[in-house]
The RNA shown here (SAM riboswitch aptamer (S box leader)) has 102 nucleotides and comes from uncultured Halobacillus sp. The organism belongs to Halobacillus, within Bacteria. Its Rfam family is "SAM riboswitch aptamer (S box leader)". Rfam links the family to the GO term regulation of gene expression. For this family Rfam cites "The S box regulon: a new global transcription termination control system for methionine and cysteine biosynthesis genes in gram-positive bacteria" (Grundy and Henkin, Mol Microbiol, 1998). The model forms 94% of the base pairs in the Rfam consensus.
């Protein structure tokens, strides 16, 4: 790059650094009562493997590996369609993120 699956749950502290950070545009938040980044030890989840149960298929537990998260519904909105007087509401994209596999 492509393909499949999910994305309204959940989950933190310390050192270290010095101004930016939530992907992009528009909002709006977070933040010197330190942002991103790095490091140490925790924790949350169950994708993939793997282990335990069970004739078997299956389902279910463990959380060892291997990833991966640890502010806000993927923060909300971009596009299209239904409804609605109108904000808006809901469904389906598009874009993202993660995983596994080519």
């Nucleotide at each position: 790059u492509c393909u499949u699956a999910u994305c309204c749950a959940g989950a933190g502290a310390a050192g270290u650094g010095g101004a930016g950070g939530g992907a992009u545009a528009g909002g709006c938040c977070c933040u010197u009562u330190g942002a991103a980044g790095c490091u140490u030890c925790g924790g949350c989840a169950a994708c993939a493997g793997g282990u335990u149960c069970u004739u078997u298929u299956g389902a279910a537990a463990c959380a060892c590996u291997g990833u991966g998260c640890u502010a806000a519904c993927u923060c909300c909105u971009a596009c299209a369609g239904a409804c609605c007087a109108a904000u808006g509401u809901c469904u389906g994209g598009u874009a993202g993120a993660u995983a596994a596999g080519a």